Predicted 3D model of a 75-nucleotide RNA (transfer RNA) from an Alphaproteobacteria bacterium. The organism belongs to Alphaproteobacteria, within Bacteria.
């Protein structure tokens, strides 16, 4: 370079063209003489970046960025 995958909340990950969950973890609350466990609520996301189709993109399409993986090429 040339191909494929993958990019969602603080970590791990699911989702679909119609206002984004799940499970750890934060926070506060029940429980406890105290913790730990266990139960409950809160908060947390410009869905990698920009553009394009669409009424309407996280979702489909194009560049481009990362990080992986395979091939090629110099030295």
């Nucleotide at each position: 370079g040339c191909c494929g995958a993958u990019g969602u909340a603080g970590c791990g990950u699911a989702g679909u063209g119609g206002u984004a969950g799940c499970g750890c973890a934060a926070u506060c609350c029940c429980u406890u003489g105290g913790u730990a466990a266990g139960g409950g609520a809160u908060a947390g996301g410009u869905c990698g970046u920009g553009a394009g189709u669409u009424c309407g993109a996280u979702u489909c399409u194009c560049a481009c960025c990362a990080u992986c993986g395979g091939c090629a090429c110099c030295a």